[in-house]
A computed fold for an 85-nucleotide RNA from a Gammaproteobacteria bacterium, annotated as c-di-GMP-I riboswitch aptamer. The prediction has a mean pLDDT of 86. The source organism's lineage runs through Bacteria, Pseudomonadati, Pseudomonadota and Gammaproteobacteria.
RNA sequence: UACCGAUAAAGGCAAAGCUGGCUGAAAAGCAGCGACGCAAAGCUUCCGGUCUAAGGAGUUUCUCUAAGAUAGCGGGGUUGCCGAA
Numbered sequence: 001u002a003c004c005g006a007u008a009a010a011g012g013c014a015a016a017g018c019u020g021g022c023u024g025a026a027a028a029g030c031a032g033c034g035a036c037g038c039a040a041a042g043c044u045u046c047c048g049g050u051c052u053a054a055g056g057a058g059u060u061u062c063u064c065u066a067a068g069a070u071a072g073c074g075g076g077g078u079u080g081c082c083g084a085a
Base pairs, nucleotide, nucleotide: 004083005082012038013037017033018032019031021030022029023028036072042078043077044076046075047074048073049070050069051068055065056064057063058062
């Protein structure tokens, strides 16, 4: 330095659920509590998946569609703490 990742040390993040308010058409996001987990669960929608469907479209009780969302669905990119085997 690269891989790798301890029942190591110091720190970090925070699922479900609950609370109340805010944003949003919704999905969802933000804040507080919480702690299932996480070595990138830091950042990034570039690729695939998934969710939503306001607007738009259609054969209009419905269906399709992302320019919305998800980075804690996976991959890629990028930055980074520690150092046993």